[in-house]
RNA sequence: GGCGGCGUAGCUCAGCCGGUUAGAGCACACGCUUCAUAAGCGUGGGGUCGUUGGUUCAAGUCCAACCGCCGCUACCA
Numbered sequence: 001g002g003c004g005g006c007g008u009a010g011c012u013c014a015g016c017c018g019g020u021u022a023g024a025g026c027a028c029a030c031g032c033u034u035c036a037u038a039a040g041c042g043u044g045g046g047g048u049c050g051u052u053g054g055u056u057c058a059a060g061u062c063c064a065a066c067c068g069c070c071g072c073u074a075c076c077a
Stems, first nucleotide, its partner, number of pairs: 001073007010026004019057001028044005050066005
């Protein structure tokens, strides 16, 4: 250089075929429980879905470019 995959909450990920409110587990905060801690149970906070642009009535989802990470791989020396 070529090809492919991935980027969504602090972390690990789901969301497949565009449309109903952007979610789960863990973590965190508060409460219940306990003499206390842990465990358990309940409640809550936290996101402009990598960036920019495009298509569309409508984009996390489709298209393009760019950025970052991972994998495979050719030629020359």
A computed fold for a 77-nucleotide RNA from a Planctomycetota bacterium, annotated as transfer RNA. The same sequence occurs in records of 2 taxa. The organism belongs to Planctomycetota, within Bacteria. Rfam family: tRNA. Rfam classes the family as a transfer RNA. From the family's description: Transfer RNA (tRNA) molecules are approximately 80 nucleotides in length.